[in-house]
Predicted 3D model of a 491-nucleotide part of an RNA (small-subunit ribosomal RNA, 5' domain) from an uncultured bacterium.
Rfam family: Bacterial small subunit ribosomal RNA. Its family is annotated with structural constituent of ribosome and ribosome in the Gene Ontology.
Its mean pLDDT, the model's own confidence on a scale to 100, is 88.

Context: one part of a larger RNA
């Protein structure tokens, strides 16, 4: 000089947009943030105009793998950036093909009986289903065997034909639609491999036993020492192995003429972890933040047997820190979940609030107005400045302040927190609204007084020991203005 998620000091009228725990991934009181579906089911209950219509604990589907928040880890194919899969998977969603036959057993609620303080549990008896069960049918689907044609970088892959074998399905309704099975294909999401790019130290030089490879199995959606029996005895490394310290990555941000150098808040993409650590289960999909099992610490209840808890979700507390907001409204809008639909749920969003934290805009008033008042400072005592500044006179109303009116945002019907905002129109009156730093050079602005190397100043050089434009107070004045300065930290 330019920047900032700032902070501290003065000081502070309004609006619009952003933004706001950068420290203790420390511990959390209390709400509330994931449910929904009676058009899967059987009981129960309420209401009835006896047609019905509602409620909701159970069982069952879907969802709870999204969404949001954090940034410990981790220097890695983590993450960018180009590629690869002849080594894969994809619930809902589009397209197409083809089907849905005929059955059988049980449980949950509930009921009775018992345990426990309680969280919860145990027998026994009854019930159903789009929940479970084997059977039947079925292939351009699997597996196997025999054969042909085609192609690829290799392992090989793709199309055919035969033959065996194997495995589906649900039913519900307001009588119209919602589903259900199987394969093909789409599309979205994901999963692995690979070049090449990614911070410091050599005052870390050797690291390495599943460690390298192979053969053979296991596991997986799927290759692969992923794993495991056996053979070998390899593999990394000064083009920096290893160890060590920092550190979530990139779009992007800031600086800078650029090359660079910093830096990863705020939204956007990818990643990791959800009290610590492990460990699976269900599923299309986690190895799962408001799931579950152990185990650690920790709170918390208990009748001492034994049991509940997890704000790195929104708000809020405490503590820690120089420091960071409301226990708000509201599903009206996007948008997700569930339902055929009405709807229901949604602390995701949308919005107010609260902070000059940021950036922009706007206002504290305009014109006249003296050879220039009082009153301050200075003074050579003449006079000079503050100064048209103020008094007065004159006009005008931004904003804030009253009133009366009022949206857009709602793409069929109905819905509007925001919000009686914004805007709009009217009235009153110059009325409510100016600081901060700075003035010895750098650097732009000077006298008096005060103090006398003292009090004190200070970015640098350097001011104060009796006339200090450098301390301090007054006048003046420069310079930015709802902000000035300091501090830090980065170009």
């Nucleotide at each position: 000089g330019g920047a900032u998620g700032a902070a501290c000091g003065c000081u502070g009228g309004c609006g619009g947009c952003g933004u706001g725990c950068c420290u203790a991934a420390c511990a959390c009181a209390u709400g509330c943030a994931a449910g929904u579906c009676g058009a899967g089911c059987g009981a129960u209950c309420u209401c009835u105009u006896c047609g019905g219509a509602g409620a909701g604990a159970g069982c069952g589907g879907c969802g709870g793998a999204c969404g949001g928040g954090u940034g410990a880890g981790u220097a890695a194919c983590g993450c960018g950036u180009g590629g690869g899969u002849a080594a894969c998977c994809u619930g809902c969603c589009c397209u197409g093909u083809a089907c849905a036959c005929a059955c059988g057993g049980a449980u949950a609620a509930c009921a009775u009986a018992c345990c426990g303080a309680a969280a919860g549990g145990u027998a026994u008896g009854c019930u159903a289903a789009u929940a479970c069960g084997g059977g039947a049918u079925a292939a351009c689907a699997u597996a196997u065997a025999a054969g042909a044609g085609u192609c690829g970088c290799a392992u090989g892959a793709c199309u055919u034909u035969u033959a065996u074998a194997u495995c589906a399905a649900a039913g519900a309704u307001u009588u119209u639609u919602c589903g259900g099975u199987a394969c093909a294909g789409g599309a979205u999401g994901g999963a692995c491999c690979c070049g090449c790019g990614u911070c410091u130290g050599a005052u870390u030089a050797g690291c390495u036993u599943g460690u390298u490879g192979g053969c053979g199995g296991g596991g997986u959606a799927a290759c692969g020492g992923c794993c495991c029996a056996c053979c070998a005895a390899g593999g990394c490394g000064a083009c920096g192995a290893u160890c060590a310290g920092u550190a979530g990555c990139c779009g992007a941000c800031c600086u800078g003429a650029g090359a660079g150098a910093c830096c990863g808040a705020c939204c956007g993409g990818c990643c990791a972890g959800a009290u610590u650590g492990g460990g699976a289960c269900u599923g299309a999909g986690a190895c799962a933040c408001g799931g579950c099992c152990c185990a650690g610490a920790c709170u918390c209840c208990u009748a001492c047997g034994g049991g509940a808890g997890g704000c790195a979700g929104c708000a809020g507390u405490g503590g820690g820190g120089a420091a960071u907001c409301u226990u708000g409204c509201g599903c009206a809008a996007u948008g997700g979940g569930g339902g055929g639909a009405a709807c229901c749920c949604u602390g995701a969003c949308g919005c107010a609030g609260c902070g000059a934290c940021g950036c922009c805009g706007c206002g504290u008033g305009c014109g006249g107005g003296a050879c220039g008042a009082a009153g301050g400072c200075c003074c050579u005592c003449g006079g000079g400045u503050c100064g048209u500044a103020a008094a007065c006179c004159g006009c005008u109303u931004u904003c804030a302040g009253c009133a009366g009116g009022g949206a857009u945002g709602a793409g069929a019907c109905a819905a509007g927190a925001c919000g009686g905002u914004a805007c709009c129109u009217g009235c009153a009156g110059a009325a409510g609204a100016a600081g901060c730093c700075c003035c010895g050079g750098c650097u732009a602005a000077c006298u008096a007084c005060g103090u006398g190397c003292c009090a004190g100043c200070a970015g640098c050089c350097g001011c104060g020991g009796u006339a200090a434009u450098a301390c301090g107070u007054a006048g003046g004045g420069g310079g930015c203005g709802a902000g000035c300065g300091u501090u830090a930290u980065c170009c």